[in-house]
RNA sequence: GGAUAGCUCAAUGGUAGAGCACUAGACUUUAAAUCUAGCGGUUGAAGGUUCGAAUCCUUCUCCUCA
Numbered sequence: 001g002g003a004u005a006g007c008u009c010a011a012u013g014g015u016a017g018a019g020c021a022c023u024a025g026a027c028u029u030u031a032a033a034u035c036u037a038g039c040g041g042u043u044g045a046a047g048g049u050u051c052g053a054a055u056c057c058u059u060c061u062c063c064u065c066a
Stems, first nucleotide, its partner, number of pairs: 001063003006020004014051001022038005044060005
């Protein structure tokens, strides 16, 4: 310094999202590509502050750098 969807990453204390992947449909003789829709998260763990925490504070675990 980092830990958020299967992977790569966003998200200024106010509904947790995108791309890729996957599934279904359209298209196609079939497939690919393309288009549409869907699926997918106890935000590393435990506490605290707050009307409200991924976000602020404390402790712990793991990874990376010096």